[in-house]
RNA sequence: CCUGGCUCAGAACGAACGCUGGCGGCGUGCUUAACACAUGCAAGUCUAACGAGAAAGCUCCGUCGGGUCAUUAGAGUGGCGCACGGGUGAGUAAUAAAUAGGAACGUACCGUAGGGACUGGAACAACCGAGGGAAACUUCGGCUAAUACCAGAUACGCUCGAAAGAGGAAAGGAGGCCUCUGUUUCAUGCUUCCACCCAACGAUCGGCCUAUUUCCCAUUAGCUUGUUGGCAGGGUAAAAGCCUACCAAGGCAACGAUGGGUAGCUGGUCUGAGAGGAUGAUCAGCCACACUGGGACUGAGACACGGCCCAGACUCCUACGGGAGGCAGCAGUGGGGAAUCUUGCACAAUGGGCGAAAGCCUGAUGCAGCAACGCCGCGUGAGUGAAGAAGGUUUUUGGAUUGUAAAGCUCUUUCGGCUGGGGAGAGGGGUACAGUGGUUAAUACCCAUUGUCCCUGUCGGUACCCUCAGAAGAAGCACUGGCUAAUUCCGUGCCAGCAGCCGCGGUAAUACGGAAGGUGCAAGCGUUGUUCGGAUUGACUGGGCGUAAAGAGCGCGUAGGCGGAUUUAUAAGUCGGAUGUGAAAGCCCUGGGCUUAACCUAGGAACUGCAUCCGAAACUAUAAAUCUUGAAUGCCUGAGGGGUUAGUGGAAUUCCUGGUGUAGGAGUGAAAUCCGUAGAUAUCAGGAGGAACAUCGGAGGCGAAGGCGGCUAACUGGCAGUGCAUUGACGCUGAGGCGCGAAAGCGUGGGUAGCAAACAGGAUUAGAUACCCUGGUAGUCCACGCCGUAAACUAUGGAUACUAGGUGUUUGGGGCGUUAACCCCCUGAGUACCAAAGCUAACGCAUUAAGUAUCCCGCCUGGGGAGUACGGUCGCAAGGCUAAAACUCAAAGGAAUUGACGGGGGCCCGCACAAGCGGUGGAGUAUGUGGUUUAAUUCGAAGCAACGCGCAGAACCUUACCUACCCUUAACAUCCCAGGACAACUACAGAGAUGUAGCUUUCUCUUCGGAGACUUGGUGAUAGGUGCUGCAUGGCUGUCGUCAGCUCGUGUCGUAAGAUGUUCGGUUAAGUCCGGUAACGAGCGCAACCCUUAUCCUUAGUUGCCAGCAUUAAGUUGGGGACUCUAGGGAGACUGCCAGUGUCAAACUGGAGGAAGGCGGGGAUGACGUCAAGUCCUCAUGGCCCUUACGGGUAGGGCUACACACGUACUACAAUGGCAGAAACAAACAGAUGCGAGACCGCGAGGUGGAGCGAAACUGUAAAACACUGUCCCAGUUCGGAUUGCAGUCUGCAACUCGACUGCAUGAAGGUGGAAUCGCUAGUAAUCGCUGAUCAGCAAGCAGCGGUGAAUACGUUCCCGGGCCUUGUACACACCGCCCGUCACACCACGAAAGUGGUUAUGACCAGAAGUGAGUGAGCUAACCAUUCGGAGGCAGCUUACCAAGGUUGUAGCCGUGAUUGGGGUGAAGUCGUAACA
Repeated sequence: CCUGGCUCAGAACGAACGCUGGCGGCGUGCUUAACACAUGCAAGUCUAACGAGAAAGCUCCGUCGGGUCAUUAGAGUGGCGCACGGGUGAGUAAUAAAUAGGAACGUACCGUAGGGACUGGAACAACCGAGGGAAACUUCGGCUAAUACCAGAUACGCUCGAAAGAGGAAAGGAGGCCUCUGUUUCAUGCUUCCACCCAACGAUCGGCCUAUUUCCCAUUAGCUUGUUGGCAGGGUAAAAGCCUACCAAGGCAACGAUGGGUAGCUGGUCUGAGAGGAUGAUCAGCCACACUGGGACUGAGACACGGCCCAGACUCCUACGGGAGGCAGCAGUGGGGAAUCUUGCACAAUGGGCGAAAGCCUGAUGCAGCAACGCCGCGUGAGUGAAGAAGGUUUUUGGAUUGUAAAGCUCUUUCGGCUGGGGAGAGGGGUACAGUGGUUAAUACCCAUUGUCCCUGUCGGUACCCUCAGAAGAAGCACUGGCUAAUUCCGUGCCAGCAGCCGCGGUAAUACGGAAGGUGCAAGCGUUGUUCGGAUUGACUGGGCGUAAAGAGCGCGUAGGCGGAUUUAUAAGUCGGAUGUGAAAGCCCUGGGCUUAACCUAGGAACUGCAUCCGAAACUAUAAAUCUUGAAUGCCUGAGGGGUUAGUGGAAUUCCUGGUGUAGGAGUGAAAUCCGUAGAUAUCAGGAGGAACAUCGGAGGCGAAGGCGGCUAACUGGCAGUGCAUUGACGCUGAGGCGCGAAAGCGUGGGUAGCAAACAGGAUUAGAUACCCUGGUAGUCCACGCCGUAAACUAUGGAUACUAGGUGUUUGGGGCGUUAACCCCCUGAGUACCAAAGCUAACGCAUUAAGUAUCCCGCCUGGGGAGUACGGUCGCAAGGCUAAAACUCAAAGGAAUUGACGGGGGCCCGCACAAGCGGUGGAGUAUGUGGUUUAAUUCGAAGCAACGCGCAGAACCUUACCUACCCUUAACAUCCCAGGACAACUACAGAGAUGUAGCUUUCUCUUCGGAGACUUGGUGAUAGGUGCUGCAUGGCUGUCGUCAGCUCGUGUCGUAAGAUGUUCGGUUAAGUCCGGUAACGAGCGCAACCCUUAUCCUUAGUUGCCAGCAUUAAGUUGGGGACUCUAGGGAGACUGCCAGUGUCAAACUGGAGGAAGGCGGGGAUGACGUCAAGUCCUCAUGGCCCUUACGGGUAGGGCUACACACGUACUACAAUGGCAGAAACAAACAGAUGCGAGACCGCGAGGUGGAGCGAAACUGUAAAACACUGUCCCAGUUCGGAUUGCAGUCUGCAACUCGACUGCAUGAAGGUGGAAUCGCUAGUAAUCGCUGAUCAGCAAGCAGCGGUGAAUACGUUCCCGGGCCUUGUACACACCGCCCGUCACACCACGAAAGUGGUUAUGACCAGAAGUGAGUGAGCUAACCAUUCGGAGGCAGCUUACCAAGGUUGUAGCCGUGAUUGGGGUGAAGUCGUAACA
C1' cells in the first nucleotide's frame, strides 16, 4: 500500500429500564400464556301480524265490588334481525393473498316496469287442570288467535318435456272518505300507505374457475391409485373425481415435485441517493378462528364468537339421581412477563337492527379518565449592571476562571393561580299551526317541502375572551483519551473500577471515583433491545478468483445458454399510441381550517403494475430460401521419447563355479557393527537372473492431462503445411453424466538383480524410537481387477477477435542470387527470453496477456473450530466425494519498505587471531566485592561498561549506621515584638552535649529623632531531612568508539512506506580522494586549525651556561652570548621533485634530498544515536513522606567483624640472583601552620638546632637498576619474607578496638603455578627508581616523571568486535526474537454411546358417539282422499354406510437426557523436548 473482517457516528420504534419532570393540542397503549376467568354490560325490536293480560299507586262508592293505571309491565305465538358491527392471528406456503381475466351460479332487505292477491280447513303455545324433579326442566289432559300451518282453485314471459302435455303462489294490517256497490250503519265499497305472491331486469353482496407472483432447507429426489383421463349414474345454487361403478394407464418433478421448518396476505410502514433490505402495531381491504375435535339444523345467507347435538379436557352447582359454563366483545381479575390503561359518561353526533312512526336497543361509536409512550407547540423571564463582590476551583502566587453570571436598578406577565363573561361555535329531531307541490273523486288521509313555535349536549361551565397580583410556582440528563464537540485538581495505586471498538488502572490517570470548569441535547436526557443504513461486506445498478478467500487433475459430451453472411414473411420479445384497471387512506404538490405546528380537510399528481385494442418492423426470435469466410471431409506432403503388442541388444550391479593371490576389506567427521586365514577385497575366465536403458540429450520433441527415452516389426490416435475439390453454420461452452488419471496403497497369481518403508544392530547425543553407517522385509517389476488422490502448478478454465517491436530455437511452405552447399528475404504452426502501450496493491504480465472486448462453465465471501462432526453416497479396506454448527478471537492474510538478525554470501579493518615477550589463575600479604555475622557492620556501583569503583587517603572528626543521654521556631535563612553589647574567664555537676553559680564588660554610625551589626527571650509563617522515586527530571558521566559514519535542501523515481544522493570501479587510516552516475549541492563527523615532542634560525641572557682570557677548593669571581638551556617569535614536510604502476585520475611502490617522508611520535578533541546504562549520597529539582522527629546536639561503638568465594595489586619462589663494599648518570614536581641544609646525638626510626628559600638561586634530592670488586654454590638456602614476641620513634586531645615506621628476635607458605585467561607492535613490552595530590599521621592504590631497553607480525582459514554491499526472514521489546506438539490442572460448547423420556407424521387392525344418507318401520299419527273399512303422507324405533374421540401394534423424523468416551476451544510465569521462521 492492498485484501479482509470487527466496531462506531445516522434514522426509526406499539418499546422497556435509570435519573429527572411545568403546561397544552393530536395520536398511541398485552409484541409474552389462541393461559384461566369472579362481576356487570356488549342484540334486539315490532301490539300498525295474533290471542290472552296483571300488580303497586290514584280514585269512585252503601258492603261485595267497580273505574283508572292499561294500546302498560312481564311472558307466549308470529315476523324481521341475530351470517352485520366488535375481537384475535392459533392454523394456513395454498382450499389463502395480490393483480389481471373467465363462465356454469345464488342473492333477504332496495330499485324499475308487469301480473296477482280467490275458496276453504286442521291445529299448537300462551292460559286452565293434574303430575314428576333438589334444580335445570319436564310429562299428561283440556280451550284458543294469527301475516303461524295445510288443502283446493287460478296463473304468465316460470319449471320439466322433442312435442302433446304436466307441474307450481299468495296474507293481511293501519289511516281516511262516502264518488260507485251494498241494507239504515260504516264496510264486504272507494282511497292512501305498509306488508304479501309470481316471473323478469337492475343494483348490491356472495359462491366457483384460470394465469402470474408470494420465505428457508437438495445433509428432503423421486411423488401419486380417486391418483390422471373417459363413459354412465348420483350430487350441488353452480363447472368439476365433488361422489360411486366400470374402462384406460396415466398425472407431477432439477424452470425443484414430494417431504421438513417457519409464517395470516395486502394497501402500506421503517430505512436507503436509488436499486434494494427489513417489516405487516394503530387505519383500510381480504382470509381464518371463536375452550379442543366432529356434526348437522334453521335460514336468502352459517356448518353460526355471546345458537343446537355428540365426544374430550377443565371449572362450578347438587338432595349424588343429575345439571350448568365457554371474555381471541367493553371494562375488569389472576397468571406469565422487561412491559401495555377505567369494573367511567352518553346514545347529543355518525352508523347499525327493528318499527308506518314516535321510539327502543347499540361497551359499534362519540367523549372523558390513566401513562412524557410518541409527534408538535409554549414557558421557566427581558434590558441594564465591573467593586470584574463574596464563595467555590485552580495557580508559575502575578493571576486565571465560574462571570454580566449574581446582587442592585428598570421593565414585561405567556403558561399556571384568582375573578367574571361565554347555550357564542360545533347538529338535528318533533308535534302543533300556516303555506306550496304530489296522490286522489276529494279541500280528507298520506308523502315531500318552506316558515313560525316547541324540544334536544356526553364533552362542560370546556374552547375562547376579560380582570387582578407578582419574577413571582416551573431544569434536568448525558458526555468530556481517539473515533467525537468538550480539561484541570484531588483521591485510588493492575486495587476499586471503566469499556461500543482500540484500550485505560502497577504513586504525578485529561480513560476509575469525587470536585470545578467545559460540551451536547433539553421536559426531557441517557442505557438496553430490534430494523435498515454506512456494508460496493452477496456487487441488477455495483465485486472478485497468478501470489490476499477463490480455475474443477484432464478430456468427451446430454440438457441448457450463446452463435457467421444475404433476402422475404410473421409479429412472440422490443418500441409507440389509446382504453380499462391499479379501492380509500398514506407518500408528494397546491390550497383551506384549528393563534402556529403536529393534526384535520379539498383538489391534483403519482401508484414505475396488469390486461385489451391499434400501429412500427431496425434488432432478437420463428418460418422459408440462398451463400462461403466459421466448422468438417477427400487427395498430396512432413516432424515426433504419442499409444498398444511381440521380439531383440550391449554396458553395469549382484550371485554362483573355477583359477591367480594374501591380509586385510568395507565404512565414516572420526569410528564401530559387518565381511575376511573355512582365503575376503583385488584380478582373470565361464555361467545365472532381474531391473534400468549412459553418450546422442538440448530453456529440443510428442501428448488433453497424468505422462512418454536402447533397437526392430505389426497395429493405431492426434498435429502441421500446400494447392485443389466437396458439404453448407453442420459452431462455442457445457449443470448432471461418462471416460482417463503420478506416486503410495489394496486383492489374486507370478517375479525379485539393485534399491528400500517397517525391523535389527553400530555410532552420535543430556536423551536420539532421527539425521550417519552395516544389514534387511513388504514394495518397486509383470498380468488382471480396485483406489481416484498430489505444490495433479503456468498455483493462470475453454473459445473467438483485436492491440508496437526485438532475439533465440523446433518443424513445414515460397522467393532473389548460386551448379550446389550456403546466405538473405517472405509466410504458417509450436516453444523460450527481452521489452512498448495498457493493466496490476505491488511483485510482475505483456500477440503463448494478468491488455481491450464478447460467450459459456467452475469457484470465493474474516481467522480458528474444519475440509472436521452428523447424514447420504462410492470403496474389500485404507479412505474419497458432498459438507455444517455451537464456541472462540479482533484480527488472520498478500506484496513491497526500513531496520535488526543468520552456525547466508562477498569485500575490509582492529594486539581480533596468528608470531612473540611478560603476566593473572597456585603461595603469603594488601585492597575491593559477595556471603555470613552483628546493636550497627551506613549507602550506592553488578557482564564487557560493578569489584585498589564513589573513597585525592574511616583512630575522634569525616559518618550518612548502632547504643545511650539531651534540644524542639530549632545547628542554618528571612520577617515581627520585647530586652541586651557580644564575647571571654572562673567554680561546681555530668561521659559530654548541657546546666547552675560567679566574675568581668558596656559595640558602630548619627541630622540626636533614630538606624545598623551582634546576641537573649517570645509568637507563627517557616527551617531542616545523605528520607523515597535516576522508571518524573536537569546537569554530569560511562559504553559501542576516535568506529566512519549520521543527515538535510532542491530535483527525480515510486499510489505509499521510501529510494536516489550515501550505490558502482578504483583508492584511503577515513563517506579520504578520483572516475562514472538523475542527481546537484550542503551540514554534523574525518582531516586540518590547538598543546607537546624531534631540527634549525632569530630575540633575550638571570637565578641558567663556560669555548677562548684571567681567577678559585669550587662557573667561585671578573668577563663573555659562542655552546647547552630557558621561553617568546619564526623556518621546516607539501607526495613538493624523479622513476614505475594506474583510466592522461585519485593514489600506490621505490628513490633523491632532508633533523624529520608519506597522518613524523604523543595528547586534547567523542557525529546522529543506543543501553528507561550510572548518579535524587556532589549539585539542582517535580511529586510523595517525617515535623518534641525520618530534624538537631553529644559520648562511646561500628564502617577495620571472618568457616568461606571472587576480582585487582604487591612480594616472591632465586645465581640474568642475594648480600657486602666502593663509585656514576635523570626528568618532572613540591615547599611558609611549609621545605628544612651544614653540624651534633641515636644501631635506627628519629631527635637537638635553625643556615637558606615564597624558590632556573635554598630545600625535599640519596636517583635506582647499570657498571666495578668481593662473597654465597642450588639448599626451603646468605632465596623468601608472612606471622609472632620484646623494645622503641613519630604524628595527634587520644594509636585498646584501629596508624605508619625503627631495632633485636622469630623465619610460615612458596621450588614458576590445572582448566582457563590478560596486556603489549618501539623508545613500545619488560625492568629500575623519583615526584605529586589527598594528608596531623597513614600508599603495595591513583596521577605523573625520567633511566635501561627487547622479541615478533608468514598471514586473515578460524575466535571476538566493527564497517560497507548483497541475500533470506513467520523477527520489529528486533535471535536473550518468534514459535510447535504431547502431558498435568480448571472451565466451556460439541460429537459418539448400552439405553431412556417426549413430540410430530404415518401404515395396518379394532372401535364406532352425535349426525346425515339409505333401508325398514308390526308401534304412533290433526289437515288431503275415502265406499268411513281404510288409504296417501308423516313420526318414533330398529338396521346399515361414512365418520370424531379412543384402543392395539409397527415405521419414520425431530427434540431432550445418559455411566463412560473422543477430539476441540480458552486459561497464570506448570512439565518435557525444540518441529517451523536465517

Model confidence (mean pLDDT): 84 of 100. This is a predicted structure of a 1478-nucleotide RNA (small-subunit ribosomal RNA) from an uncultured prokaryote. The RNAcentral record of the sequence draws on ENA.